This is a predicted structure of a 330-nucleotide RNA (Bacterial RNase P class A) from a soil metagenome.
Its Rfam family is "Bacterial RNase P class A". The family's RNA type in Rfam is ribozyme.
The sequence is in RNAcentral, with records from MGnify.
The prediction has a mean pLDDT of 78.
RNA sequence: GAGGUGGCCGGAUGGUCGCGGGUGGCGGGGUGACCCGCCAUUCGAGGAAAGUCCGAGCACCACGACGCGGGGUAGCGGGUAACUCCCGUCCACCGCAAGGUGAGGACCAGCGCCACAGAGACGAGUCGGCCGAGGCUUUCGAGCCCGGUCGGGUGAAACGGGCAAGCUCUACCUGGUGCAAGGCCAAAUAGGAGGGCAUGUGUGGCGUGAGCUGCACAGGGGUGCGUCGCUCCGCCUUCGGGUCGGCCGCAAGAGGCGUCGGGCGACCGGCGUCCCAGAUGGAUGACCAUCCCCGCACUGCGGGACAGAACUCGGCUUACAGGCCACCUC
Numbered sequence: 001g002a003g004g005u006g007g008c009c010g011g012a013u014g015g016u017c018g019c020g021g022g023u024g025g026c027g028g029g030g031u032g033a034c035c036c037g038c039c040a041u042u043c044g045a046g047g048a049a050a051g052u053c054c055g056a057g058c059a060c061c062a063c064g065a066c067g068c069g070g071g072g073u074a075g076c077g078g079g080u081a082a083c084u085c086c087c088g089u090c091c092a093c094c095g096c097a098a099g100g101u102g103a104g105g106a107c108c109a110g111c112g113c114c115a116c117a118g119a120g121a122c123g124a125g126u127c128g129g130c131c132g133a134g135g136c137u138u139u140c141g142a143g144c145c146c147g148g149u150c151g152g153g154u155g156a157a158a159c160g161g162g163c164a165a166g167c168u169c170u171a172c173c174u175g176g177u178g179c180a181a182g183g184c185c186a187a188a189u190a191g192g193a194g195g196g197c198a199u200g201u202g203u204g205g206c207g208u209g210a211g212c213u214g215c216a217c218a219g220g221g222g223u224g225c226g227u228c229g230c231u232c233c234g235c236c237u238u239c240g241g242g243u244c245g246g247c248c249g250c251a252a253g254a255g256g257c258g259u260c261g262g263g264c265g266a267c268c269g270g271c272g273u274c275c276c277a278g279a280u281g282g283a284u285g286a287c288c289a290u291c292c293c294c295g296c297a298c299u300g301c302g303g304g305a306c307a308g309a310a311c312u313c314g315g316c317u318u319a320c321a322g323g324c325c326a327c328c329u330c
Stems, first nucleotide, its partner, number of pairs: 001330009011291007019044011046306001050317002053315005058178004063229006070174005075089005090104001091102004105169002110167002112163003126152007134145004182248004192239006200217007219233004255274008292304005
């Protein structure tokens, strides 16, 4: 100097004003569910909050078991709540290397595809030479057919290959829907207008009767499909109307930080410590001053990346001006 791997920052401080949450206090509004104001104090966007590509936590579903189907993964071993993620290792490819990438089980279970060129891309097969004690014909020179063998041309590949990131086979995994999940309070409307399916049979008890009720069978609903079980007694559908209120879910976690121990590592365990957003027409801002970095025409001016939480978390992928640290390679 050029590269590789990993980690980090990506504005700071002070002041004024303005937002939202928690806690404490005071006060107010409403029919109610509940809401609001003031004071004090405290907290308030990310490494990706993005993509919605995976995985889960959680919630709900009268569904459960078995099977089929659908979907997913794919060397081996480990980590994890789990994963298509991460770590280690084997192999393959790229790179001088540090390193990087890998949809790395199976092509004799079967099917399919291989453009163009070439006769032909596989149940195949053109041209040429040589051999034949093979067959047919013969004008006796040979010709045709068949069999064997060696070559040529086209092409990446011509009885031999490639593709499974083509269908498929094998092994393993896998319910569905998703915070607009779901729940509570309050309120309102239209107890609206249609269509289709279906409820039946037998038997016992009660009852004057209408009818009620138990059992069995049958029927229908409950998972993408089937069978069995269980459960319910109605199911499917069109048009139209009401609910535009309030609250919960909603953040104490598979949590962060520090330290010690184990492990090559991912990571695991012990101890200590901290609470670091919960909005909902959607807060986390504006201005000033000083400092920092960069540029310039220099006592001033301009600029400072990608980019905003919405149930949460573990990953992967993508974007990122400028800069810092550690280790490794040439």